[in-house]
RNA sequence: GGCCCGUUCGUCUAUCGGUUAGGACACGGCUCUUUCACAGCUGAAAGGCGGGUUCGAUUCCCGCACGGGUCACCA
Numbered sequence: 001g002g003c004c005c006g007u008u009c010g011u012c013u014a015u016c017g018g019u020u021a022g023g024a025c026a027c028g029g030c031u032c033u034u035u036c037a038c039a040g041c042u043g044a045a046a047g048g049c050g051g052g053u054u055c056g057a058u059u060c061c062c063g064c065a066c067g068g069g070u071c072a073c074c075a
Base pairs, nucleotide, nucleotide: 001071002070003069004068005067006066007065010025011024012023013022018055027043028042029041030040031039048064049063050062051061052060
C1' cells in the first nucleotide's frame, strides 16, 4: 500500500429503517441488617467524525479516523 471485517453507557453485549436505544456487571440513592455483605427497589450513563439516500438512519451508501485480519513491499 491492496482487500476484508469491526467501532453502541465506565466494561461486556442486545437492537433485520419508526424503541423512552434494552440487559448484565460496575457506580450513586433508598429499603432490609447492630454493621458489612447478600437480596430487593431505584437513578445517572452510549450510537467515532463528516457527507449522502429517506418522511424518518445506530441500522443503507460514500469518505475520513481508529482497531483487527490477510496479502504484498521492505533491493

This is a predicted structure of a 75-nucleotide RNA (transfer RNA) from Rhodovarius crocodyli. It matches the Rfam family "tRNA". Its family is annotated with triplet codon-amino acid adaptor activity in the Gene Ontology. From the family's description: Transfer RNA (tRNA) molecules are approximately 80 nucleotides in length. The sequence was found in a public genome assembly. The coordinates come from a structure-prediction model, not an experiment, and the mean pLDDT is 84.